[in-house]
RNA sequence: AGAGUAAAGGGGAUGGCCGCGGGCGGCAGGCCGAAAGGUGCCGUCUGAGGAAAGUCCGGGCUUCACAGGGCAGGAUGCCGGAUAACGUCCGGUGGAGGCGACUCCAAGGAAAGUGCAACAGAAAUAUACCGCCAGGGCGACCUGGUAAGGGUGGAAGGGCGGUUUAAGAGACCACCGCCCGCCUGGCAACAGGCGGGGCACAUGUAAACACCAUCCGAAGCAAGACCGAAUAGGAGGCGGUACGGCGGCCCGCCGUGCCUCCAGGUGGGUUGCUUGAGACCGGCGGCGACGCCGGCCCGAGAUAGAUGGCCAUCCAAGACAGAACCCGGCUUACACCUUUACUCUUUUU
Numbered sequence: 001a002g003a004g005u006a007a008a009g010g011g012g013a014u015g016g017c018c019g020c021g022g023g024c025g026g027c028a029g030g031c032c033g034a035a036a037g038g039u040g041c042c043g044u045c046u047g048a049g050g051a052a053a054g055u056c057c058g059g060g061c062u063u064c065a066c067a068g069g070g071c072a073g074g075a076u077g078c079c080g081g082a083u084a085a086c087g088u089c090c091g092g093u094g095g096a097g098g099c100g101a102c103u104c105c106a107a108g109g110a111a112a113g114u115g116c117a118a119c120a121g122a123a124a125u126a127u128a129c130c131g132c133c134a135g136g137g138c139g140a141c142c143u144g145g146u147a148a149g150g151g152u153g154g155a156a157g158g159g160c161g162g163u164u165u166a167a168g169a170g171a172c173c174a175c176c177g178c179c180c181g182c183c184u185g186g187c188a189a190c191a192g193g194c195g196g197g198g199c200a201c202a203u204g205u206a207a208a209c210a211c212c213a214u215c216c217g218a219a220g221c222a223a224g225a226c227c228g229a230a231u232a233g234g235a236g237g238c239g240g241u242a243c244g245g246c247g248g249c250c251c252g253c254c255g256u257g258c259c260u261c262c263a264g265g266u267g268g269g270u271u272g273c274u275u276g277a278g279a280c281c282g283g284c285g286g287c288g289a290c291g292c293c294g295g296c297c298c299g300a301g302a303u304a305g306a307u308g309g310c311c312a313u314c315c316a317a318g319a320c321a322g323a324a325c326c327c328g329g330c331u332u333a334c335a336c337c338u339u340u341a342c343u344c345u346u347u348u349u
Base pairs, nucleotide, nucleotide: 001345002344003343004342005341006340007339008338009337010336012314013313014312015311016310017309018308020047021046022045023044024043025042026041027040030039031038032037049320053331054330056329057328058327059326060325061220062219063218064217073216074215075214076213077212078092079091080090081089082088093107094105095104096103097102108211113209114208115205116204117203129150130149131146132145133144134143135142136141158176159175161173162172163171177199178197179196180195181194182193183192184191185190224271225270226269227268233262234261235260236259237258238257242256243255244254245253246252278297280295281294282293283292284291285290315318
């Protein structure tokens, strides 16, 4: 210098004018409302994101349900740890890719069972098409043996080299693989070593059914709690008979009125609502995820829903995108810029 890998950070800036939501203080004590409560003006402070998104996981919180166990259903799936919890994260193991930095993996078991494997191929777990060998036949060919070779296929009877053999074959031998046992190291996954078994399991597929292990109650802030005009209801009282009903009359009973109390909960209002598994700084423990301690700070809280518009200057010319109960993750979108660590190649000293 070129090519790359892994992380971290930023996400237009400054000023002026106008406007909007929220907190606090002051003024006014007026207006709306039955009340609760809301509303005006001035000042001051504050006002979106790294993803606020998809709503895919996990938790807090709330209401309901719940002795215990099981079925069904769903999710997860190497080992150890972190955490409130997780399907997330960290550190390892094994496997795959890359010269490398490094990246990726739903990674339990296919020796319980079932299913599927198109086409090709003789044959897909069962077999002999060609070939090879033996026997028979004049011959075409037939019978038998054989998986070393050819051909088909993603996959063909553990691999490879030899011995044996008519030709071959774990039939036998060495090495590798597989299975079993033991030893060593490791918390473990696993790794290494030794011995045994000729190999009985042994084509693939479990993001096919099923099996094994672990976990999971349901619904969600329009959850829920509170105050409460109205309307339906209950009790007591007042008025005392106006009206209606109980066939006409009287008594009596019932309903219609007003007041008080209770219950109830609609329109409406308040709350939940933002101080929290919180941000920043420092120290300590840990490889790390993370934890502990100390200091300091308060950084949106609307309810038809504010966070906007215009102008000027600057340069790198501004992407994706807008909170709605709150957090931890994952996934997806993203113009451009900055920083750090590392790898490979070439050159120079």